[in-house]
A computed fold for a 113-nucleotide RNA from a sheep gut metagenome, annotated as FMN riboswitch aptamer (RFN element). Its Rfam family is "FMN riboswitch aptamer (RFN element)". Its family is annotated with FMN binding in the Gene Ontology. The literature on the family includes a 1999 paper in Trends Genet by Gelfand et al., "A conserved RNA structure element involved in the regulation of bacterial riboflavin synthesis genes". The model forms 100% of the base pairs in the Rfam consensus. Its mean pLDDT, the model's own confidence on a scale to 100, is 80.
């Protein structure tokens, strides 16, 4: 240059005319990077929702845009192990990280020719 690929969750049970939206309670975690983990003879691979940047969203086009502590190991860990916490665009709607919709869309970036 082409061409594929590229986001997961409310069981169960209370209220109430009506709620997967409220309460109790269950349930997810996008792409790169970074490791003392793990696998592997060795190359290499593999490991973070809450470090660090991107994308998504939104905007007067400058920008704005959530969240993490303890305690163990160790020379070194906010990534490991063990626990406890927290966080989740707009639009609809009985109030929504889950349900509809914009979107059969874009888009970080991945691979393969």
């Nucleotide at each position: 240059u082409u061409u594929u690929c590229g986001g997961g969750g409310c069981a169960g049970g209370g209220u109430g005319u009506g709620a997967u939206u409220c309460c109790c309670g269950a349930c997810c975690g996008g792409c790169g990077g970074u490791a003392u983990u793990u696998c592997g003879u060795a190359a290499g691979a593999u490991g973070a929702g809450u470090c660090c940047g991107c994308g998504a969203g939104c905007u007067u086009a400058g920008g704005c845009u959530g969240a993490u502590c303890c305690g163990g190991u160790g020379u070194g860990a906010u990534u490991c192990c063990g626990g406890g916490a927290c966080c989740g665009a707009c639009a609809g709607u009985a109030g929504a990280g889950u349900c509809u919709g914009g979107a059969u869309g874009g888009a970080a970036g991945a691979a393969a020719g």